[in-house]
RNA sequence: GUCUUAUCGAGAGUGGUGGAGGGAAAGGCCCUGCGAAGCCACAGCAACCGGUUUCCUUAUGGAAACGCCAGGUGCUAAAUCCUGCCCGAAACGGGCACAGAUGAGAU
Numbered sequence: 001g002u003c004u005u006a007u008c009g010a011g012a013g014u015g016g017u018g019g020a021g022g023g024a025a026a027g028g029c030c031c032u033g034c035g036a037a038g039c040c041a042c043a044g045c046a047a048c049c050g051g052u053u054u055c056c057u058u059a060u061g062g063a064a065a066c067g068c069c070a071g072g073u074g075c076u077a078a079a080u081c082c083u084g085c086c087c088g089a090a091a092c093g094g095g096c097a098c099a100g101a102u103g104a105g106a107u
Base pairs, nucleotide, nucleotide: 001107002106003105004104005103006102007101008100013042014041015040016039017038021031022030023029026083027082028081043076044075045074048072049071050069051068052067053064054063055062056061080099084096085095086094087093
């Protein structure tokens, strides 16, 4: 990089460095010299993988505040910031897709 699959309206930032961009892409709308990206340090969130206790189950699996822990990732402005289609009088109503992000597995 490609394929499969699960999840995506929750949650969580300070300091140093740096010095103009950033929010994937296009359009919009935002953030930013009251300091962008990147890098470093420390802190935090979450619980996919991992570890672990009890119970139910033939097993797969499930429940216990989504049990508990936090080793591997990931993440810490705004719903994946918004966007297409269908149902609906409408609703931070429901459903389906495209693209993307992250995990796990395969190649």
SAM riboswitch aptamer (S box leader) from a Deltaproteobacteria bacterium, 107 nucleotides, folded computationally. It matches the Rfam family "SAM riboswitch aptamer (S box leader)". Its family is annotated with regulation of gene expression in the Gene Ontology. Model confidence (mean pLDDT): 84 of 100. Taxonomically the source falls in Myxococcia (Bacteria, Pseudomonadati, Myxococcota). The model forms 94% of the base pairs in the Rfam consensus.